[in-house]
Molecule: transfer RNA
Organism: Thermoproteota archaeon
Parts: sequence; structure tokens; C1' cells
RNA sequence: GCGGCCGUAGUCCAGCCUGGAUAGGAUGGGGGCCUCCCGAGCCCCAGACCCGGGUUCAAAUCCCGGCGGCCGCACCA
Repeated sequence: GCGGCCGUAGUCCAGCCUGGAUAGGAUGGGGGCCUCCCGAGCCCCAGACCCGGGUUCAAAUCCCGGCGGCCGCACCA
């Protein structure tokens, strides 16, 4: 340099193909119930779509560009 895959809470992952109302789960955090206490269990709360543009009534999702990560290939006089 070329190609492929990926980017969503502190962490891990689903949703993307086939656009649709408050974006879901686990774990972690805070609170409560329970318990002699802790833990476990149950309930509640807060927290996220990498950036910009386009299409559309409507974009995490489709398209384009950028940034970052991983893998492969090429180059290395």
C1' cells in the first nucleotide's frame, strides 16, 4: 500500500441481513427487601449506539468519507 472483519453502558454481548414508538441482556455500581451479620436470592434506580455527511416521514441498522482495533496479502532497493 491492497483486501476482509469489527467499533453499542466501567466490562462482555445481542439487535444490523429485512429501517419504525422509552435500544435489550449479563456483569459491575447505588438503594431496598430478606438475614443475628455477611453472602446468596428477589425488587428498584442510574449508565451506551466511534466521528462527519447523505438517503428517508423515520437510521444502531442502508450508502459515502474519516478515525481506531484485529487478521491476511504485498513491498522492504